Bacterial RNase P class A from Azonexus sp. MM2026_4, 382 nucleotides, folded computationally. Model confidence (mean pLDDT): 78 of 100. The gene name in the source record is rnpB. Its Rfam family is "Bacterial RNase P class A". It is annotated as a ribozyme.
RNA sequence: AAAGUCGGCCAGGCAAUCGCUGGACACGCAAGUGUCGGGAGGAAAGUCCGGGCUCCAUUGGGCAGGAUGCCAGCUAACGGCUGGGUGCUAUAAGUCGCAAGACCCAAGGCAACGGAAAGUGCAACAGAGAACAGACCGCCGAUGGCGUCGCAAGACGCACAGGUAAGGGUGAAACGGCGAGGUAAGAGCUCACCGCGCUGACGGUAACGUUCAGUGGCUUGGUAAACCCCAUCCGGAGCAAGACCAAAUAGGGAAGCUGAGGCGUGGCCCGCGCUGCUUCCGGGUAGGUUGCUUGAGCCUGUCGGUGACGGCAGGCCUAGAGGAAUGAUUGCCGAACCUCGCAAGAGGGGAACAGAACCCGGCUUAUCGGCCGGCUUUCCAC
Numbered sequence: 001a002a003a004g005u006c007g008g009c010c011a012g013g014c015a016a017u018c019g020c021u022g023g024a025c026a027c028g029c030a031a032g033u034g035u036c037g038g039g040a041g042g043a044a045a046g047u048c049c050g051g052g053c054u055c056c057a058u059u060g061g062g063c064a065g066g067a068u069g070c071c072a073g074c075u076a077a078c079g080g081c082u083g084g085g086u087g088c089u090a091u092a093a094g095u096c097g098c099a100a101g102a103c104c105c106a107a108g109g110c111a112a113c114g115g116a117a118a119g120u121g122c123a124a125c126a127g128a129g130a131a132c133a134g135a136c137c138g139c140c141g142a143u144g145g146c147g148u149c150g151c152a153a154g155a156c157g158c159a160c161a162g163g164u165a166a167g168g169g170u171g172a173a174a175c176g177g178c179g180a181g182g183u184a185a186g187a188g189c190u191c192a193c194c195g196c197g198c199u200g201a202c203g204g205u206a207a208c209g210u211u212c213a214g215u216g217g218c219u220u221g222g223u224a225a226a227c228c229c230c231a232u233c234c235g236g237a238g239c240a241a242g243a244c245c246a247a248a249u250a251g252g253g254a255a256g257c258u259g260a261g262g263c264g265u266g267g268c269c270c271g272c273g274c275u276g277c278u279u280c281c282g283g284g285u286a287g288g289u290u291g292c293u294u295g296a297g298c299c300u301g302u303c304g305g306u307g308a309c310g311g312c313a314g315g316c317c318u319a320g321a322g323g324a325a326u327g328a329u330u331g332c333c334g335a336a337c338c339u340c341g342c343a344a345g346a347g348g349g350g351a352a353c354a355g356a357a358c359c360c361g362g363c364u365u366a367u368c369g370g371c372c373g374g375c376u377u378u379c380c381a382c
Base pairs, nucleotide, nucleotide: 001378002377003376004375005374006373007372008371009370010369012333013332014331015330016329017328018327020039021038023036024035025034026033027032041353045364046363048362049361050360051359052358053238054237055236056235065234066233067232068231069230070084071083072082073081074080085113086111087110088109089108094103095102096101114229115228119227120226121223122222136168137167138164139163140162143161144160145158146157147156148155149154176194177193179191180190181189195218196216197215198214199213200212201210202209203208242290243289244288245287252281253280254279255278256277257276261275262274263273264272265271297316298315299314300313301312302311303310304309337348338347339346340345
């Protein structure tokens, strides 16, 4: 420098005028007026996780239910993040090749990545056979059978019994691979190599790894976002949480007053229920106030750490509305993009997704464009 890849940041700018909202100050009895300064985002969104805060519940434990699930760390916490392991995948470069392509695969991408020798279940279609399997084609037919020849030993033939999982074929998957020996033909039946399991040693905190040593002929297929088993975690509801002030009307309680009544029930009495006025009390509703933005806060520097992150020092205060403000108009400048042009340039063009509602940490989704950086490979120069 080029290519690839990953991440971070910005999110049209300036001015004038007219508004909206809430804060401080001044004036005003009040309504309000004036001045000054503040006023959306990286996702404010989805409300999918986790926490703070608030109220309710709560001796403790279990069952049920839900979530999570390689290892180590970070964190207030997490299903998040960081680093690592393992598996899968991918392009360039490289190697082989005439080519097609194959191999090896950087930085990268993806993974609900505990357990399938606890138990139960499931596997469409195809296929002979789908789990302690299977004989369709093929191969063999040693042994037995049948036939021919032969005195006999035996030879030859058939493929009937049967043997065989090497080869073909089906399938996502067919019970290690490959070569040699072996055999009637075959087969871990035996052996070498490779693979796999187990044990040990070594390295690593661990997951795990090893050109290490030994051992087992290899035995236990797949599926747990199927039931299930194991481990860990989880009380519930949410700012319409909750707290305070508090009308009118209606209703409740207590005391007093008038009358000692009235109405209903009933044949009558008792009883029971309802009913007047005044004062006080407490609860709730409308309405108002609060919760409300100083917080796991932001910025800068520095130190520790590979990193997520943490410590220290200094600085800053940065929307708090409540049917819900954060806007509109005009002017200037303006990136992308389009057209013309060899070029310089000229003309056009005009800014994505979207919008707080108790507050934070994440994840996911939407997004015109631009800027910056890390890593890998290749090339060039010194």